[in-house]
RNA sequence: AAGAAGGGAUCGAGAGAGAUUCGCGAAAGCGAACGCCGAAGGAGCAAAAAGGCAGAAACUCUCAGGCAAAAGGAUCGAACCCUG
Numbered sequence: 001a002a003g004a005a006g007g008g009a010u011c012g013a014g015a016g017a018g019a020u021u022c023g024c025g026a027a028a029g030c031g032a033a034c035g036c037c038g039a040a041g042g043a044g045c046a047a048a049a050a051g052g053c054a055g056a057a058a059c060u061c062u063c064a065g066g067c068a069a070a071a072g073g074a075u076c077g078a079a080c081c082c083u084g
Stems, first nucleotide, its partner, number of pairs: 006082003010078004018034001020033005035067003041063001042061003
């Protein structure tokens, strides 16, 4: 139960960091070089009774992703759908 928790999609808000340099290209971009960001994802770790196992995050790392705009974007709000 006039629906907890969980999941899905819709609308609104939504940060950080080079519109860096070189080559190709009309541009978008592609390749390389150095410098950065954390709020897609991913990975790591604390305490909670001794031991063992397990063990979270917006913390840490930066593999991936990102560093004008666009796109994406954790999270928050609103209503809707599934489930119960």
Glycine riboswitch aptamer, 84 nucleotides, folded computationally. Its Rfam family is "Glycine riboswitch aptamer". Its family is annotated with glycine biosynthetic process in the Gene Ontology. From the family's description: This family represents the bacterial glycine riboswitch. It was read from a public genome assembly, where an Rfam model found it.